[in-house]
RNA sequence: CCAGGCGGCCGGAUGACCGCUGCCGUGUCAGACCGUGCGCUCCUUGCGGGCGCAGCCGGUGCGCGGGGGAGGAAAGUCCGGGCUUCAGGGAAGAGCGGUGUCGGCUAACGGCCGACGGGGGCGACCCCAGGGAAAGUGCCACAGAAACGAUACCGCCUCUGCGGUCUUCGGACAGCAGGGGUAAGGGUGCAAGGGUGCGGUAAGAGCGCACCGCGCGGUCGGCAACGGCAGCGGCAGGGCAAACCCCACCGGAAGCAAGGCCAAAUAGGGGCGAGGCGGUCAUGGGCAACCAUGGCCGGGCGGUUCUUCCCCGUCUCUCGCCCGGGUCGGCCGCGUGAGCGAGGCAGCGAUGCCCCGCCAAGAGGAAUGGUCAUCCCGCCUCGCGUCGCAAGGCGAGGGGCGGACAGAACCCGGCUUAUAGGCCGCCUGGCGUU
RNA sequence: GGGGCCGUAGCUCAGUUGGGAGAGCGCUACGUUCGCAAUGUAGAGGUCAGGGGUUCGAUUCCCCUCGGCUCCACCA
Numbered sequence: 001c002c003a004g005g006c007g008g009c010c011g012g013a014u015g016a017c018c019g020c021u022g023c024c025g026u027g028u029c030a031g032a033c034c035g036u037g038c039g040c041u042c043c044u045u046g047c048g049g050g051c052g053c054a055g056c057c058g059g060u061g062c063g064c065g066g067g068g069g070a071g072g073a074a075a076g077u078c079c080g081g082g083c084u085u086c087a088g089g090g091a092a093g094a095g096c097g098g099u100g101u102c103g104g105c106u107a108a109c110g111g112c113c114g115a116c117g118g119g120g121g122c123g124a125c126c127c128c129a130g131g132g133a134a135a136g137u138g139c140c141a142c143a144g145a146a147a148c149g150a151u152a153c154c155g156c157c158u159c160u161g162c163g164g165u166c167u168u169c170g171g172a173c174a175g176c177a178g179g180g181g182u183a184a185g186g187g188u189g190c191a192a193g194g195g196u197g198c199g200g201u202a203a204g205a206g207c208g209c210a211c212c213g214c215g216c217g218g219u220c221g222g223c224a225a226c227g228g229c230a231g232c233g234g235c236a237g238g239g240c241a242a243a244c245c246c247c248a249c250c251g252g253a254a255g256c257a258a259g260g261c262c263a264a265a266u267a268g269g270g271g272c273g274a275g276g277c278g279g280u281c282a283u284g285g286g287c288a289a290c291c292a293u294g295g296c297c298g299g300g301c302g303g304u305u306c307u308u309c310c311c312c313g314u315c316u317c318u319c320g321c322c323c324g325g326g327u328c329g330g331c332c333g334c335g336u337g338a339g340c341g342a343g344g345c346a347g348c349g350a351u352g353c354c355c356c357g358c359c360a361a362g363a364g365g366a367a368u369g370g371u372c373a374u375c376c377c378g379c380c381u382c383g384c385g386u387c388g389c390a391a392g393g394c395g396a397g398g399g400g401c402g403g404a405c406a407g408a409a410c411c412c413g414g415c416u417u418a419u420a421g422g423c424c425g426c427c428u429g430g431c432g433u434u
Numbered sequence: 435g436g437g438g439c440c441g442u443a444g445c446u447c448a449g450u451u452g453g454g455a456g457a458g459c460g461c462u463a464c465g466u467u468c469g470c471a472a473u474g475u476a477g478a479g480g481u482c483a484g485g486g487g488u489u490c491g492a493u494u495c496c497c498c499u500c501g502g503c504u505c506c507a508c509c510a
Base pairs, nucleotide, nucleotide: 001430002429003428004427005426006425007424008423009422010421012375013374014373015372016371017370018369020069021068023066024065025064026063027062028061033059034058035057036054037053038052039051040050041049042048043046071405075416076415078414079413080412081411082410083255084254085253086252089310090309091308092307093306094305096251097250098249099248100247101115102114103113104112105111116130117128118127119126120125131246132245136244137243138240139239140238153186154185155182156181157180158179159178160177161176162175164173165172166171194212195211196210197209198208199207213235214233215232216231218229219228220227221226259332260331261330262329269323270322271321272320273319274318275317277298278297279296280295281294282293283292284291285290299315300314301313302312303311325509326508327507339358340357341356343354344353345352346351376403377402378401379400380399381398382397384395385394386393387392435506436505437504438503439502440501441500444459445458446457447456453490461477462476463475464474465473483499484498485497486496487495
């Protein structure tokens, strides 16, 4: 210098003018408007209507001053939590959903860190939904003989029979038919029941041996996943679980339009469905049927996935669903929080602890902007200077264009996706010079 | 803001133990007719919304992105 890898950060700056938004302070106008207070009056005497007065108090309105006003992703809503409601809950089981090597971090997680295993790259480094296929079920199209506890199409070898050719008459060779052996080779396919080599055999084959792979138990190291070592076994058990499933672990559901308070208004309406108790005892009443009260046993319904049990409420007009009606006003929830920044300590790290400092939007269909000037960065273009034979490089300058992705809506921790341009640190490979 | 569903030919839609991409209408050509319509025969037309992954193989299973549709408040 070129080509890369990883991590972190910024994501326009300053000024002027004009605007937007909510907060605090302050001033002012007005009863035009609301609240509030006072007076008069009307009636159907009430949380009512009408008329009038008041700036002492709170707003609406109009000013002035002060200080605040988007992000690294505010986005997608993919995970996890806080918070709130489901009348208060508990136990067991089922179902559904999710996660999946091991250890750690965390409020929690499907996140992060470290390690292991597999794969890729010369390397820095990167990628992996990475449990179980020896519990079971299912699938593996086409092709192929055969797709899973298999089989023999071509081939190789052998035996028998038949006829043929040759013959040194012992036999040899090829063909056809049938029986048997084989899985070396060919062929099919994503995948064919270990691979390579030597021996062996009629031909072959883990049939035997060596190495590699695989399995089993042992031993050593490690918290563990796992790895190393030597031994034994001749090889059994193809793939798919982002197919059902099994195992282990986790999860109640819904979401700030949750939910709470105040105010206003209407038809407290209609339809459908469910249930609208039973037995027994005591006391009282009654001639009796029966009635009332109370106790005990049981039953129905409801208790936000379902079932069972405990427990609770209720047994009367109560619940569920649908249709219809009214208002679509105000306040809270709502920002001091798993918060942000600097430093120190422990740890490889994620992270934790200690100490110091800071308070930083909030809102309702919803503000956080626009113009100009100067500067910064990138691209294009124009001429000038300088170096060079040239292509072109370097330097100062003029003009033009551009500066991304995107926009809080209850909040927080992550992930994913989008993003012009720029900066810093560490590292790898190659070339050149010393 | 928060839930749910969908995307397959020009239009409306099918498509399941994952292996062929289809139907109706429409379009084109030919036949029929004097001509048109109707009808008959033949044919064209697809990034299965886009990208990635699992698998031998994906419209289908999983993840991300894009686009569209739909629901919700309070009171009695």
Model confidence (mean pLDDT): 76 of 100.
Two RNAs folded together computationally: RNase P RNA and transfer RNA, 510 nucleotides in total.
Rfam match: Bacterial RNase P class A. Its family is annotated with ribonuclease P activity, tRNA processing and dimeric ribonuclease P complex in the Gene Ontology. By type it is a ribozyme.